Notes: The prediction has a mean pLDDT of 83. Large-subunit ribosomal RNA, domain VI from Phacus pleuronectes, 262 nucleotides, folded computationally. It is recorded under the gene name rrn23. Its Rfam family is "Bacterial large subunit ribosomal RNA". Its family is annotated with structural constituent of ribosome and ribosome in the Gene Ontology.
Context: one part of a larger RNA
RNA sequence: CGUUAGAGUAUUGAAAGGAUCUUUUUCUAGUACGAGAGGACCGAAAAAGACACACCUCUGGUGUACCAGUUCUUAUGCCAAUAGGAAAUGCUGGGUAGUCAAGUGUGGAGUGAAUAACUGCUGAAAGCAUAUAAGUAGGAAGUCCACCUUAAGAUGAGUACUCUUCUAAUUUUAGUAAGGUCACAACUAGACUAGUUGUUAAUAGGUACUAAGUGUAUAUUUAGUAAUAAAUGUAGCUGAGGUAUACUAAUAGAUCGAUAGU
Repeated sequence: CGUUAGAGUAUUGAAAGGAUCUUUUUCUAGUACGAGAGGACCGAAAAAGACACACCUCUGGUGUACCAGUUCUUAUGCCAAUAGGAAAUGCUGGGUAGUCAAGUGUGGAGUGAAUAACUGCUGAAAGCAUAUAAGUAGGAAGUCCACCUUAAGAUGAGUACUCUUCUAAUUUUAGUAAGGUCACAACUAGACUAGUUGUUAAUAGGUACUAAGUGUAUAUUUAGUAAUAAAUGUAGCUGAGGUAUACUAAUAGAUCGAUAGU
């Protein structure tokens, strides 16, 4: 821009894409078959592999939020206690959320339809024969349907429901309606867009408590010549997660948007 007034919500499915996998073991059965050696079809069940999708309860990786230890150095006058720097974390030990796999869960269902090679039944032309000429039956991991996803720009532009359809004005403008956009606060959404939510509110921050992480803070006292250890004390610090609470901010506003039909 179109879809022939303008919007909101819900849908149909032309068409397109994805998936379709494989192995082993057990039973049937040491049966059929075979002199024996060996050893099934058909059918039933259970595991596993690779692949795909989703997720983070568990096991873990990461985790430059966080906690602790530790060396050198600079500073706060000194001790103690801290802070900055040490090749984009100085080094080291852990680690919540998030993210990820090596972790967890799920998936590949059909006694569907038409067929290929192939195999048949009945059967003439051609008194026979012949699966074929009329008629008719089976038959594949393949095709179509079924399964998952997208999908009306499917210009063949579909369908259903609901909402608005006024005022001024004068001949094309302005303000509005239903409704939308910007802005604002964000996010389970995200490259940007798009999407989702918002005062009839827990959206973000703050505050309080807390799951959890780290691992027993500073100060004081005690023991020891001291390094150090112990007590106060599962301490202090953190808490991207959870719960609660309108204290602060989601304000103030701006802008777009209709006369075709009856």